Context: one part of a larger RNA
RNA sequence: GCCUACGAGUUGCGCCUCACUGGCGGCAUAAGCGCUUCAGGCGCGCAAGCAUAGCGAAAGCGAGUCUUAACAGGGCGAUAGUCAGUGGGGGCAGACGCGAAACCGAGUGAUCUAUCCAUGGGCAGGCUGAAGUUUCGAUAAUCUCGGAAUGGAGGGCCGAACCGGUAAGGGUUGAAAACCUUUCGGAUGACCUGUGGAUAGGGGUGAAAGGCCAAUCAAACUCGGAGAUAGCUCGUACUCCCCGAAAUGCAUUUAGGUGCAGCGUUUGGAAUUGUCUGGCGGAGGUAAAGCUACUGAAAAGGCUAGGGGGUUUCACCGCCUACCAACCCUUAACAAACUCAGAAUGCCGUCAGAUGUAUUCGAGCAGUGAGCCCCAGGGUGCGAAGGUCAUGGGGCGAGAGGGGAACAACCCAGACCAACAGUUAAGGUCCCUAAGAUGGUGUUAAGUUGCGUUAAACGAUGUGGGAAUGCAUUGACAGCCAGGAUGUUUGCUUGGAAGCAGCAAUUCAUUUAAAGAGUGCGUAACAGCUCACUGGUCGAGCGUUCCUGCGCGGAAAAUAAUCGGGCAUCAAACACCACACCGAAGCUUUGGUUCCGCGAUAGCGGGAGGUAGGGGAGCAUUCUGCGGCGCAGAAGCGAUGUCGUGAGGUAUCGUGGAGUCAGCAGAAAAGCAAAUGUAGGC
Numbered sequence: 001g002c003c004u005a006c007g008a009g010u011u012g013c014g015c016c017u018c019a020c021u022g023g024c025g026g027c028a029u030a031a032g033c034g035c036u037u038c039a040g041g042c043g044c045g046c047a048a049g050c051a052u053a054g055c056g057a058a059a060g061c062g063a064g065u066c067u068u069a070a071c072a073g074g075g076c077g078a079u080a081g082u083c084a085g086u087g088g089g090g091g092c093a094g095a096c097g098c099g100a101a102a103c104c105g106a107g108u109g110a111u112c113u114a115u116c117c118a119u120g121g122g123c124a125g126g127c128u129g130a131a132g133u134u135u136c137g138a139u140a141a142u143c144u145c146g147g148a149a150u151g152g153a154g155g156g157c158c159g160a161a162c163c164g165g166u167a168a169g170g171g172u173u174g175a176a177a178a179c180c181u182u183u184c185g186g187a188u189g190a191c192c193u194g195u196g197g198a199u200a201g202g203g204g205u206g207a208a209a210g211g212c213c214a215a216u217c218a219a220a221c222u223c224g225g226a227g228a229u230a231g232c233u234c235g236u237a238c239u240c241c242c243c244g245a246a247a248u249g250c251a252u253u254u255a256g257g258u259g260c261a262g263c264g265u266u267u268g269g270a271a272u273u274g275u276c277u278g279g280c281g282g283a284g285g286u287a288a289a290g291c292u293a294c295u296g297a298a299a300a301g302g303c304u305a306g307g308g309g310g311u312u313u314c315a316c317c318g319c320c321u322a323c324c325a326a327c328c329c330u331u332a333a334c335a336a337a338c339u340c341a342g343a344a345u346g347c348c349g350u351c352a353g354a355u356g357u358a359u360u361c362g363a364g365c366a367g368u369g370a371g372c373c374c375c376a377g378g379g380u381g382c383g384a385a386g387g388u389c390a391u392g393g394g395g396c397g398a399g400a401g402g403g404g405a406a407c408a409a410c411c412c413a414g415a416c417c418a419a420c421a422g423u424u425a426a427g428g429u430c431c432c433u434a435a436g437a438u439g440g441u442g443u444u445a446a447g448u449u450g451c452g453u454u455a456a457a458c459g460a461u462g463u464g465g466g467a468a469u470g471c472a473u474u475g476a477c478a479g480c481c482a483g484g485a486u487g488u489u490u491g492c493u494u495g496g497a498a499g500c501a502g503c504a505a506u507u508c509a510u511u512u513a514a515a516g517a518g519u520g521c522g523u524a525a526c527a528g529c530u531c532a533c534u535g536g537u538c539g540a541g542c543g544u545u546c547c548u549g550c551g552c553g554g555a556a557a558a559u560a561a562u563c564g565g566g567c568a569u570c571a572a573a574c575a576c577c578a579c580a581c582c583g584a585a586g587c588u589u590u591g592g593u594u595c596c597g598c599g600a601u602a603g604c605g606g607g608a609g610g611u612a613g614g615g616g617a618g619c620a621u622u623c624u625g626c627g628g629c630g631c632a633g634a635a636g637c638g639a640u641g642u643c644g645u646g647a648g649g650u651a652u653c654g655u656g657g658a659g660u661c662a663g664c665a666g667a668a669a670a671g672c673a674a675a676u677g678u679a680g681g682c
Base pairs, nucleotide, nucleotide: 001682002681003680004679005678006677011093012092013091015090016089017088018087019086020085021084022083023082024081026050027049032044033043034042035041036040054061055060064076065075066074067073096235097234099232103225104224105223106222107221108220114199115198116197117196118195119194120193121192122191123189125158126157127156128154132150133149134148135147136146137145138144162186163185164184167182168181169180170179201217203213204212205211238618239617240616241615242614243613248261249260250259251258252257262368263367264365265364266363267362268361269360270359273358274355275354276353277352278351279350280349281348282347289339290338295335296334299331300330301329302328304325306324307323308321309320310319311318371396372395373394374393375392376391378389379388380387401412402411403410416592417591418590419589421588422587423586427582428581429580430566431565432564436579438578439577440576441575442574443573449568450567458553459552462550463549464548465547466546467545468544469543470542471541479537480536481535482534483533485510486509487508490504491503492502516531520529521528593608594607595606596605597604598603619671621668622667623666624665625664626663627661628660629659636655637654638653639652640651641650642649643648
């Protein structure tokens, strides 16, 4: 992992409530007793119970009563029940099943291990050489000092046994639930060890690590309380049919729980109840807008109070001001907490039409109370987030199908079943791949692009379209040839300043076809080159600006790359126009099933995606009652056929070898894929 078996809403009650079915109309017996064909049935038994009147705290009154001064108003009332059966739900019980960590009680453990007590045992060999003693020397000395010998101390040294366990390697479903190899520490000691004994669970023992107390220790183990409790996790078993949610509000020692409401379902009742469209009538202060209409903020200019600065004066009075600036004027603007005004939509009312219970009320039963994405207008955040909060709409959730390469939410579209029929939507039509290499007019040269899936400021004689304006056969634009002068080196400044460092200026005048008191390079300053400007040559268009289409650069990302791929250039790219085709579980056609309504046979119309959940109808299993089958072959098992929407039923053949079953009822230990389910087998 698979197979087989087992495995979870049950049972009890002097309980509550609701629905349905049945009896009686007041209902009804309980225990017990008798009879009997004995999971049972019939009879006797009227004690209790419910109902038959309520209201008030009560006295009490009574179809009323209480409140009250009240005859007003208001509250509660002004009769259908009861018994039994079945089912839904609740309560109390373990109460759908499995699951803690723990708590408490009574016991069992110190054969492991910790410490202690008693009594035994063990430590190869080698090294060092304390005190003491003896002796020699020094010395006055038997003090003291030194040497030697002797001696044999030490939690002394090296190192086996023994005890330990430092480092590395191996082992890691091991040879082993702690080992093996090499290496290493102690090895006469606070040493190691045998035997017997002591200490026990909030207790022991501990050279102290929360260590150890039998492979278990921040409180051992065994049994019991016990099915502790678990707002938590997991699991919870046959079929078909109808409807079908929620992830919100308020509250909560509440936030992953729960109560009430909201939303679902079933059943009963009730009003032209609801919804949509149109007409009419309303309230409103949002969007946009506006502001000499307020509040506030705020730009430029003008006018001009006030203030600052300067100046004048002994002081006053004055004057100036490219300082600040109120009111006012002109111009142009801003605001969620501004509004003189002011929509659309939405909301309320009413009338008509459409729809046809979609509305609402009572009762039974729920589930939900983690939501998420997209679009719109907002708050928050950074006009960040696959962010967060609320509102309106859509979707997923609980929605399959087609498109989007793939892809809950995007686009199209809501799947009762069948069809080798048709027609469309989104999206597509060169090949992969169903359908156009379709027709027309343009654009793009970047493989731009080839949908949506990156790109900006900025830069550029890319190229198409449009507009405006200037020059041009009296010859433009570009190129080439030539000129580009004189007063003058203008004045000032300066060491110098001569067109060309800088400053100034009526930047003037002359000769001219034309030529600046000079456009740039250049020199120390000159010189030199060049430009403006002019003539010639050439011979037809040439400049400038703006708007706009498509392209170019700007352009860097982590596993080779790529539009899904191949590939595609008057396209298979882009823009516009046109026709055709493909394309879904949409729609249509044909047949069938089921639900609801009408009709009540036929038929017609409408519905049938679905999680939590509500409701309805069935299948199968075991047992019981009535009745059948079976060694001429029961159940079970296998194969094939057949019937039923399905759970399933049934026939034949084979196997098997002794039990089993239709129909109608009744009763349940009544259906397994999951629970790291339990047991067995493979």
Predicted 3D model of a 682-nucleotide part of an RNA (large-subunit ribosomal RNA, domain II) from a Bacteroidota bacterium.
Its Rfam family is "Bacterial large subunit ribosomal RNA".